[in-house]
RNA sequence: CUGGAUGUAGUUCAGCCGGAAGAACGCCUGAUUUGGGAUCAGGAGGCCGUGGGUUCAAGUCCCGCCAUUCAGA
Numbered sequence: 001c002u003g004g005a006u007g008u009a010g011u012u013c014a015g016c017c018g019g020a021a022g023a024a025c026g027c028c029u030g031a032u033u034u035g036g037g038a039u040c041a042g043g044a045g046g047c048c049g050u051g052g053g054u055u056c057a058a059g060u061c062c063c064g065c066c067a068u069u070c071a072g073a
Base pairs, nucleotide, nucleotide: 001072002071003070004069005068006067007066010025011024012023013022019056027043028042029041030040031039049065050064051063052062053061
């Protein structure tokens, strides 16, 4: 330099043919326990890498850029 993949909660990942975002682990509170762990109940935490575009409506479609990664030169 060329081509591809990935980017969503603190972490690992889902999210269908565009209709308004979930799980597990972790964290907080309570119950249980002498205390801890385990278990049970409840809760907080994300406007989806970034900037535009299309649309009544975008995590999802289109374009630029950024980061990580793979292959080639």
A computed fold for a 73-nucleotide RNA from Blautia sp., annotated as transfer RNA. RNAcentral holds the sequence, with entries from ENA. Taxonomically the source falls in Blautia (Bacteria, Bacillati, Clostridia, Lachnospiraceae). Its Rfam family is "tRNA". The family's RNA type in Rfam is transfer RNA. From the family's description: Transfer RNA (tRNA) molecules are approximately 80 nucleotides in length.